[in-house]
RNA sequence: AGAUCUAUAGUUCAACGGUUAGAACACACGCCUGAUAAGCGUGAGGUUGAAAGUUCAAUUCUUUCUAGGUCUA
Numbered sequence: 001a002g003a004u005c006u007a008u009a010g011u012u013c014a015a016c017g018g019u020u021a022g023a024a025c026a027c028a029c030g031c032c033u034g035a036u037a038a039g040c041g042u043g044a045g046g047u048u049g050a051a052a053g054u055u056c057a058a059u060u061c062u063u064u065c066u067a068g069g070u071c072u073a
Base pairs, nucleotide, nucleotide: 001072002071003070004069005068006067007066010025011024012023013022018056027043028042029041030040031039049065050064051063052062053061
């Protein structure tokens, strides 16, 4: 320099273009226990990397940019 993939909760990941963006772990509180651990219940936590475009409607499709990974030279 070229090609390609990824970016969503604190972490790891889901989500046919369609009406509150979910799960597990972690965190807070409660139940349970003589007390822990484990288990059970409840809750908080998201400008879906940024900016535009298409669409009635975008996490999803298109373009550019940013960051990271892989391959080629």
Description:
A computed fold for a 73-nucleotide RNA from Proteomonas sulcata, annotated as transfer RNA. Its Rfam family is "tRNA". Its family is annotated with triplet codon-amino acid adaptor activity in the Gene Ontology. From the family's description: Transfer RNA (tRNA) molecules are approximately 80 nucleotides in length. The sequence is in RNAcentral, with records from ENA.